Background
The RNA shown here (Bacterial RNase P class A) has 363 nucleotides and comes from a soil metagenome.

RNA sequence: CGCGAUGGUCGCGGGAGCCGAAAGGCUCCCGAGGAAAGUCCGAGCUCCAACGGGUAGACUGCCAGGUAACGCCUGGGCGCCGGAAGGCGACGGAAAGGGCCACAGAGAAGAGACCGCCCGAUGGCCCGCGCGAGCGGGAUCAGGCAAGGGUGAAACGGUGGGGUAAGAGCCCACCGCACCGCUGGUAACAGCGGUGGCAGGGUAACCCCCAGUCGGAGCAAGGCCAAAUAGGCGGCGAGGUGUGACCCACACCGACAUCGAGCGAAGCCGCGGGUAGGCUGCUAGAGGUGGCCGGCGACGGCCAGCCCAGACAGAUGACCAUCGCCCGUGGAAACACGGGAAACAGAACUCGGCUUACGGCUC
Numbered sequence: 001c002g003c004g005a006u007g008g009u010c011g012c013g014g015g016a017g018c019c020g021a022a023a024g025g026c027u028c029c030c031g032a033g034g035a036a037a038g039u040c041c042g043a044g045c046u047c048c049a050a051c052g053g054g055u056a057g058a059c060u061g062c063c064a065g066g067u068a069a070c071g072c073c074u075g076g077g078c079g080c081c082g083g084a085a086g087g088c089g090a091c092g093g094a095a096a097g098g099g100c101c102a103c104a105g106a107g108a109a110g111a112g113a114c115c116g117c118c119c120g121a122u123g124g125c126c127c128g129c130g131c132g133a134g135c136g137g138g139a140u141c142a143g144g145c146a147a148g149g150g151u152g153a154a155a156c157g158g159u160g161g162g163g164u165a166a167g168a169g170c171c172c173a174c175c176g177c178a179c180c181g182c183u184g185g186u187a188a189c190a191g192c193g194g195u196g197g198c199a200g201g202g203u204a205a206c207c208c209c210c211a212g213u214c215g216g217a218g219c220a221a222g223g224c225c226a227a228a229u230a231g232g233c234g235g236c237g238a239g240g241u242g243u244g245a246c247c248c249a250c251a252c253c254g255a256c257a258u259c260g261a262g263c264g265a266a267g268c269c270g271c272g273g274g275u276a277g278g279c280u281g282c283u284a285g286a287g288g289u290g291g292c293c294g295g296c297g298a299c300g301g302c303c304a305g306c307c308c309a310g311a312c313a314g315a316u317g318a319c320c321a322u323c324g325c326c327c328g329u330g331g332a333a334a335c336a337c338g339g340g341a342a343a344c345a346g347a348a349c350u351c352g353g354c355u356u357a358c359g360g361c362u363c
């Protein structure tokens, strides 16, 4: 980079137009990925919550920039790795405090002396030499030291010189370290100079400290329409018709019941909630292509022109032809013939990242 390109036939999903009373039919257009994946970060959008402050908790952690935002990206600094190209880094604080540092080792943090080195002592020990005073070596004891050896992942700055009984930043030079200053740089930081004899071992992916950020749930969000059945509420449920303007009165007709009053079942009608179902959200967007401009770059600006899946059990497939690609054979070549083309994986509200999977090709 993302599996060839173009055309055709059939099939599937969506849209538009036309025909048809409807069922449906015809034509045209569009129709998976670089990861559509994991759902790990960051947003848009929607609903809910919400005075302010603090605590707990979680996350982030060199500097500058990019961005809607980010734990992402770009550039730079520092450290490590590499011969180089380049790659990798949870990269604030160990001088606030606490904890821990296995085994080995004398000693693991204001430490320590096992071997060793050095000074001294020996009336009393051993060996050797000497006529002897004594000398040399060992052993023991009392002290000094931290050079060398040894342990360890790590041993209280390193190398060299001076110094010393032996040693030691005890002193000196260089390196390292700390502090101060100057210079360069937006900054991280770097360089240079001075001062200090060195204080402050490691671990914060242990607690902790410092600084910053953080409300919750998610398109099954949310909105609209709305059956059947069950349940809720209300009305009717023995009155009707005619006349007089309504209440009411009168007249006529009528059902149950001996007559009257009340409640009221079934049933009918209406209302509201909710389910199935349907519509919406839904794909024109921090969108993509080309050109120019700005920037080291991430990225940004302007102009032109583009519309590019929206299913709901979920479509995107198969075949053929031509060209291209790869392999083999023949050939000087042009070319001819034969064969081959695979991986990971598949949209479901939408973006920006990260991570993971992957046959093949290219640098």
Base pairs, nucleotide, nucleotide: 001360003359004323005322006321007320008319009318010317012031013030014029015028016027017026018025019024033344037355038354040353041352042351043350044349045218046217047216048215057214058213059212060211061210062076063075064074065073066072077091078089079088080087081086092209093208097207098206099203100202101201114149115148116145117144118143120141121140122139125138126137127136128135129134157175158174159173160172161171162170176198177196178195179194180193181192182191183190184189222280223279224278225277232271233270234269235268236267239253240252241251242250243249244248287306289304290303291302292301293300294299325340326339327338328337329336330335
Its mean pLDDT, the model's own confidence on a scale to 100, is 76.